Source information:
A computed fold for a 491-nucleotide part of an RNA from an uncultured bacterium, annotated as small-subunit ribosomal RNA, 5' domain.

Context: one part of a larger RNA
RNA sequence: GGAUGAAUGCUGGCGGCGUGCCUAAUACAUGCAAGUCGAGCGGUAACAGGGGUAGCUUGCUACCCGCUGACGAGCGGCGGACGGCUGAGUAACGCGUGGGAACAUACCCCAAACUGAGGGAUAACUAGUCGAAAGAUUAGCUAAUACCGCAUGUGAUCCUCGGAUUAAAGCCUUCGGGCGGUUUGGGAAUGGCCUGCGUACGAUUAGAUAGUUGGUGAGGUAAAGGCUCACCAAGUCGACGAUCGUUAGAUGGUUUGAGAGGAUGAUCAUCCAGACUGGGACUGAGACACGGCCCAGACUCCUACGGGAGGCAGCAGUAGGGAAUCUUUCACAAUGGGCGAAAGCCUGAUGGAGCAACGCCGCGUGCAGGAUGAAGGCCUUCGGGUUGUAAACUGCUUUUAUAAGCGAGGAAUAUGACGGUAGCUUAUGAAUAAGGACCGGCUAACUACGUGCCAGCAGCCGCGGUCAUACGUAGGGUCCAAGCAUUAUCC
Numbered sequence: 001g002g003a004u005g006a007a008u009g010c011u012g013g014c015g016g017c018g019u020g021c022c023u024a025a026u027a028c029a030u031g032c033a034a035g036u037c038g039a040g041c042g043g044u045a046a047c048a049g050g051g052g053u054a055g056c057u058u059g060c061u062a063c064c065c066g067c068u069g070a071c072g073a074g075c076g077g078c079g080g081a082c083g084g085c086u087g088a089g090u091a092a093c094g095c096g097u098g099g100g101a102a103c104a105u106a107c108c109c110c111a112a113a114c115u116g117a118g119g120g121a122u123a124a125c126u127a128g129u130c131g132a133a134a135g136a137u138u139a140g141c142u143a144a145u146a147c148c149g150c151a152u153g154u155g156a157u158c159c160u161c162g163g164a165u166u167a168a169a170g171c172c173u174u175c176g177g178g179c180g181g182u183u184u185g186g187g188a189a190u191g192g193c194c195u196g197c198g199u200a201c202g203a204u205u206a207g208a209u210a211g212u213u214g215g216u217g218a219g220g221u222a223a224a225g226g227c228u229c230a231c232c233a234a235g236u237c238g239a240c241g242a243u244c245g246u247u248a249g250a251u252g253g254u255u256u257g258a259g260a261g262g263a264u265g266a267u268c269a270u271c272c273a274g275a276c277u278g279g280g281a282c283u284g285a286g287a288c289a290c291g292g293c294c295c296a297g298a299c300u301c302c303u304a305c306g307g308g309a310g311g312c313a314g315c316a317g318u319a320g321g322g323a324a325u326c327u328u329u330c331a332c333a334a335u336g337g338g339c340g341a342a343a344g345c346c347u348g349a350u351g352g353a354g355c356a357a358c359g360c361c362g363c364g365u366g367c368a369g370g371a372u373g374a375a376g377g378c379c380u381u382c383g384g385g386u387u388g389u390a391a392a393c394u395g396c397u398u399u400u401a402u403a404a405g406c407g408a409g410g411a412a413u414a415u416g417a418c419g420g421u422a423g424c425u426u427a428u429g430a431a432u433a434a435g436g437a438c439c440g441g442c443u444a445a446c447u448a449c450g451u452g453c454c455a456g457c458a459g460c461c462g463c464g465g466u467c468a469u470a471c472g473u474a475g476g477g478u479c480c481a482a483g484c485a486u487u488a489u490c491c
Base pairs, nucleotide, nucleotide: 001491002490003489004488006487007486008485009484010483013363014362015361016360017359018358019356020355021321026319027318028317030316031315032314035078036077037076040075041074043071044070047069048068049067050065051064052063053062054061055060056059085274086273087272094199095198096197097196098195099194100193103191104190105189108187109186110185111184112183113182114181115180116150118148119147125140126139127138128137129136130135155166156165157164158163170179171178172177200246201245202244207237208236209235212234213233214232215231216230217229218228219227249271250270251269252268253264254263255262256261276297277296278295279294280293299310300309301308302307327353329352330351331350335349336347337346338345339344366396367395368394369393376387377386378385379384401428402427403426404425405424406423410418435480436479437478438477439476440461441460442459446475447474448473449472450471456463457462
């Protein structure tokens, strides 16, 4: 000198674009953050419409009817494995880069074939029972794109090449068709696995290892493999640093530097890992699953003491910790995602607004004239000098500000949270807007007074003990400027 997710002190006008718990992966009140489909199904709790019956105050009340729009709860499907957050763990095929073979893939695209005939249940519901609750349970009824046989076998799998096994589901319709379902092959893209090389510090860590290293066989997996097991052999790694310990998410990047290199890994992007702690599987194309399940533990809450409920490292927000880090906001209008035939619904992703000079960038706080160089301040050799064209005063301008009017683009033809926002026009009037640090040398900028090794300053050298340009105040000056200094860290 540059840099920062900064903090602190003093000060503070505006706009644009960014950024904002670096500490306690501490504990969390409250609300929201993942639903959707009635064109899969039985239905009808609520709402609306229609119809019926009864009453009357003749347009209202009560009851009934799923008839219609719709739809609570339920069965079923798809999605909750994405998106969002965090960096605890991890020194590792975790990441980066380059290869590889023994794999999987719901939705999507292409192609071929099929979509026949049946069956038995069960939730909802009804009637009960138990329980404080969470909830549990008995009996009876019912449907399906839920479940299960049979048929067929283009195909696919296995095969001793004879053969064996193996599928489906319907819904809507304007009757043209549309959306589906099953089997198989291919594609796209995604993922799992293996591997060469690279990837922090310590030798005051030198030996480590028994499923350990290899083989045979078997099991297991979507898949190769000690992945697991039985048997056999005794290997395998290591001063080219094994093992152990400490630290750490990795990278693209960021920062500094002429570069080499050093430091770093906030925001953004890719990958990995985690979801109160530890373990486990289930479902599923995909998880060993943040807002799923089970077990154990710690903690918190409810309880009728028998038993239950919970998990913000989602968005806001609270307490705590800390030098320190925001609103319990608006909208699905855009982009994207889930579901749906669609209308649409959901979306704290996202788009916006709010707060903070936290950063970068831009703009302004006027411009020109104006000397008896006014007054005042300060200094003075008392002559004057300086503040200083500075002010006053005269003329001008209106960025900004305030007020009024008009008013986009982002959106397709309709739909705009932002927002009557940005912007434009007019009016008013210099009107609304300057501070901070420093002035001994390094280092740009000096005098007076006060103090008297005191009070104090200080980055280094060093100042202060009665004439201090170094302390404090004032005048003046210097440098930056909506900032300026200080502290911390890196180069």